RNA sequence: CUUAUCCAGAGUGGCGGAGGUACAGGACCUGUGAAACCACGGCAACCACCCACCUUUAGCAGAGGCGGGAACGGUGCCAUUUCCUACGACGUGUAUGCGAUCGAAAGAUGAG
Numbered sequence: 001c002u003u004a005u006c007c008a009g010a011g012u013g014g015c016g017g018a019g020g021u022a023c024a025g026g027a028c029c030u031g032u033g034a035a036a037c038c039a040c041g042g043c044a045a046c047c048a049c050c051c052a053c054c055u056u057u058a059g060c061a062g063a064g065g066c067g068g069g070a071a072c073g074g075u076g077c078c079a080u081u082u083c084c085u086a087c088g089a090c091g092u093g094u095a096u097g098c099g100a101u102c103g104a105a106a107g108a109u110g111a112g
Base pairs, nucleotide, nucleotide: 001112002111003110004109005108006107011040012039013038014037019029020028021027024085025084026083041078042077043076046074047073049069050068051067053065054064055063056062082106087103088102089101090099091098092097
């Protein structure tokens, strides 16, 4: 940089000692112990793996697609929807306001 996903799910102990939820605002979590680190446990199913089907081929192989399975392996994750909002559209309103809607941006994770 490209692409997919992001309202589901899953925590204890040790260590540590004041922060944390990306940034800003808000709202929250936190000495009944934050972050980081370690151990064990768990969740999920992106990759890898197995099966069926479809496309491509005369047919096979290979490649691509779709669905299912499994959870040994490579990642990831285990307060709050990515905690909410921000920018635009749309709706409404006199309004710079409001919002059980949609999209973008930013971010996170996987794969390339």

Predicted 3D model of a 112-nucleotide RNA (SAM riboswitch aptamer (S box leader)) from a chicken gut metagenome. The RNAcentral record of the sequence draws on MGnify. Rfam family: SAM riboswitch aptamer (S box leader). Its family is annotated with regulation of gene expression in the Gene Ontology. The prediction has a mean pLDDT of 82. The model forms 97% of the base pairs in the Rfam consensus.